[in-house]
RNA sequence: GCCACCGUAGCUCAGUUGGUAGAGCAUUCGCAUGGUAAGCGAAAGGUCUCCGGUUCAAUCCCGGACGGUGGCU
Numbered sequence: 001g002c003c004a005c006c007g008u009a010g011c012u013c014a015g016u017u018g019g020u021a022g023a024g025c026a027u028u029c030g031c032a033u034g035g036u037a038a039g040c041g042a043a044a045g046g047u048c049u050c051c052g053g054u055u056c057a058a059u060c061c062c063g064g065a066c067g068g069u070g071g072c073u
Base pairs, nucleotide, nucleotide: 001072002071003070004069005068006067007066010025011024012023013022019056027043028042029041030040031039049065050064051063052062053061
C1' cells in the first nucleotide's frame, strides 16, 4: 500500500430483509439467614464510534473519516 471482517451498557456479546435496543457478568437496593456467601426479585446504566446521504422514519441501507483484528505484498 491492497483486501476482508468488526465498532451496540463498566466487560463479553445478541439484535432487527428500516418502525424510537436486549442478555449474561459486574454495580446498587430489597428478600431470605443468627450472620456471611450462594440463591431469589428489582433498579440503575446507551448521543448503537463520528460526519454526510436516502427515507415519513436509520443501530440496520449508501458514501466518507477514525479505530481494532486478520490476510496479502
About this RNA
Predicted 3D model of a 73-nucleotide RNA (transfer RNA) from a bacterium. The sequence is in RNAcentral, with records from ENA.